[in-house]
Context: one part of a larger RNA
RNA sequence: UUGGGCGUAAAGCGCCUGUAGGUUGUUUAAUAAGUCUGUUGUUAAAGACUAGGGCUCAACCCUAGAAAAGCAAUGGAAACUGUUAGACUAGAGUAUGGCAGGGGUAGAGGGAAUUUCUAGUGUAGCGGUGAAAUGCGUAGAUAUUAGAAAGAACACCAGAGGCGAAAGCGCUCUACUGGACCAUUACUGACACUCAGAGGCGAAAGCUAGGGUAGCAAAAGGGAUUAGAUACCCCUGUAGUCCUAGCCGUAAACGAUGGAUACUAGAUGUUGUAUUUAUUUUACAGUAUCGUAGCUAACGCGUUAAGUAUCCCGCCUGGGGAGUACGCUCGCAAGGGUGAAACUC
Numbered sequence: 001u002u003g004g005g006c007g008u009a010a011a012g013c014g015c016c017u018g019u020a021g022g023u024u025g026u027u028u029a030a031u032a033a034g035u036c037u038g039u040u041g042u043u044a045a046a047g048a049c050u051a052g053g054g055c056u057c058a059a060c061c062c063u064a065g066a067a068a069a070g071c072a073a074u075g076g077a078a079a080c081u082g083u084u085a086g087a088c089u090a091g092a093g094u095a096u097g098g099c100a101g102g103g104g105u106a107g108a109g110g111g112a113a114u115u116u117c118u119a120g121u122g123u124a125g126c127g128g129u130g131a132a133a134u135g136c137g138u139a140g141a142u143a144u145u146a147g148a149a150a151g152a153a154c155a156c157c158a159g160a161g162g163c164g165a166a167a168g169c170g171c172u173c174u175a176c177u178g179g180a181c182c183a184u185u186a187c188u189g190a191c192a193c194u195c196a197g198a199g200g201c202g203a204a205a206g207c208u209a210g211g212g213u214a215g216c217a218a219a220a221g222g223g224a225u226u227a228g229a230u231a232c233c234c235c236u237g238u239a240g241u242c243c244u245a246g247c248c249g250u251a252a253a254c255g256a257u258g259g260a261u262a263c264u265a266g267a268u269g270u271u272g273u274a275u276u277u278a279u280u281u282u283a284c285a286g287u288a289u290c291g292u293a294g295c296u297a298a299c300g301c302g303u304u305a306a307g308u309a310u311c312c313c314g315c316c317u318g319g320g321g322a323g324u325a326c327g328c329u330c331g332c333a334a335g336g337g338u339g340a341a342a343c344u345c
Base pairs, nucleotide, nucleotide: 003317004316005315006314007299008298012313014201015200016199017198021194022193023192025088026087027086028085029084030083031082033081034080035077036076037075038074039073040072041071042070043069049065050064051063052062053061054060091191092188093187094186095184096183097182098181103177104176105175106174107173108172109171110154114150115149116148117147118146119145120144121143125136126135162169163168206247207246208245209244210243211242215241216240220236221235222234223233258312259311260310261309262308263307266290267289268288269287270286271285272284273283274282294301295300318345319344320343327338328337329336330335
């Protein structure tokens, strides 16, 4: 364990698809399962309650009465829920015409930079730091010019901007492909919402196999600093970072804010579409700042709610022990998921 909560105090699954389940628009008729109502039976007595009575009172005892509720049978009501039959279009979807976008996958191409190599010029330093040193350099470095190669990332545009369910997505072009939005209102006619279990996606790091490796860089080596320096600083540098195939399944996976629907002042930017009398006109859909009512412990939130309500799911219940142990399950492993107790304050 009723209840009260979940932005920051404990608490929203990382995100989506979706089964069972729960919930479900307007309207007509029928039905009567739920619901409401009457009657009958039953629910032993005692007890409890009410009114009397008996022990001097009380406790205690006796007599009578009534109620509530359950179950069963039976009669009735028909608003609501359910069921059946029919209708509707405001939810949802389809169609048609537009339209914005770093949404996704694959292929092709590009320039700047970096490093290395080759060749030329050129000579004694370069590099690095708080200062140095390790390091590189007369076997010609650094610098500079030309050429070549390689890998990774794409300056400016760039935005408080855009797209995506989230993770995330940014050079250019092409192909294939998902979704949104706007307009027309033509069609279907509740087809909807949420979702235990289940399935899928899921940064970085890590793992397996095969490639690749320019720069950066855990580990490692060296130089400094220091009382020490297993660090911060410097010189190197291997995994890794990249690609292909597969695993892992976690993050401060954050808006620390689950999803859907309806309602509740405005103002100012900005993105997309339509419209306009071409004007900061208007409408819809996003995105951001301020702010009314209201909410909040406060901070703050405030039509993108943390306001007012309904539906569904998840989660919390003092700190530590502990996201540990044990068991089960998933994984190649690392570990993940589930998840206590003793004890202690």

The part of an RNA shown here (small-subunit ribosomal RNA, central domain) has 345 nucleotides and comes from an uncultured bacterium. The prediction has a mean pLDDT of 87. The RNAcentral record of the full RNA draws on ENA and SILVA.